Model confidence (mean pLDDT): 80 of 100. This is a predicted structure of a 77-nucleotide RNA (transfer RNA) from a Candidatus Bathyarchaeota archaeon. It was read from a public genome assembly. Lineage of the source: Archaea > Thermoproteati > Candidatus Bathyarchaeota. Its Rfam family is "tRNA". Gene Ontology term of the family: triplet codon-amino acid adaptor activity. By type it is a transfer RNA.
RNA sequence: CGGGGUAUAGCUCAGUUGGCUAGAGCGCGCGUUUCGGGUACGCGAGGUCGCCGGUUCAAGUCCGGCUACCCCGACCA
Numbered sequence: 001c002g003g004g005g006u007a008u009a010g011c012u013c014a015g016u017u018g019g020c021u022a023g024a025g026c027g028c029g030c031g032u033u034u035c036g037g038g039u040a041c042g043c044g045a046g047g048u049c050g051c052c053g054g055u056u057c058a059a060g061u062c063c064g065g066c067u068a069c070c071c072c073g074a075c076c077a
Stems, first nucleotide, its partner, number of pairs: 001073007010026004019057001028044005050066005
């Protein structure tokens, strides 16, 4: 430098043909349970969906550019 992949909650990940308010598990906070802890159950907080722009009535989803990381190749040695 070229090609491909990934980027969504603190972590691991879903998200259908673009369509109502973006979700799950774990973790975290509170309550119940217990003598206490753990467990179990209930409730809750937590998101510029990597960044910028475009298309659209409507974008996590489609298009372009960029950034970071991973894989392959080229170049140099």